[in-house]
RNA sequence: GCACGCGUGGCCAAAUCGGCAAAGGCACCUGUCUUAGAAACAGGAAAGUGGGAGUUCGAAUCUCCCCGCGUGUACCA
Numbered sequence: 001g002c003a004c005g006c007g008u009g010g011c012c013a014a015a016u017c018g019g020c021a022a023a024g025g026c027a028c029c030u031g032u033c034u035u036a037g038a039a040a041c042a043g044g045a046a047a048g049u050g051g052g053a054g055u056u057c058g059a060a061u062c063u064c065c066c067c068g069c070g071u072g073u074a075c076c077a
Base pairs, nucleotide, nucleotide: 001073002072003071004070005069006068007067010026011025012024019057028044029043030042031041032040050066051065052064053063054062
C1' cells in the first nucleotide's frame, strides 16, 4: 500500500431481509435494612450508535469519504 472485520452510556454488550429514537449485565446515585459498612431488595440518572455527507416516509443497520483498532497479505535496494 491492498483486502477483510470491528467502533453503541464510565466498562461490557443486544438489536441489521431498514420499522416503537436502543434490551440486558457491571459500576454509579437515592431509599429500605444495619451501630456502621458489605450483601440483598426497591427505585433512579446516564447513549442516538467513532466523525461527516448521502439514500429513504423511516438508518445502530444501506452507500460514499475520513479517523482509530485488529487480522491477513504485498513491497522493503
Overview: The RNA shown here (transfer RNA) has 77 nucleotides and comes from an Acidobacteriota bacterium. The sequence was found in a public genome assembly. It matches the Rfam family "tRNA". Rfam classes the family as a transfer RNA. The prediction has a mean pLDDT of 81.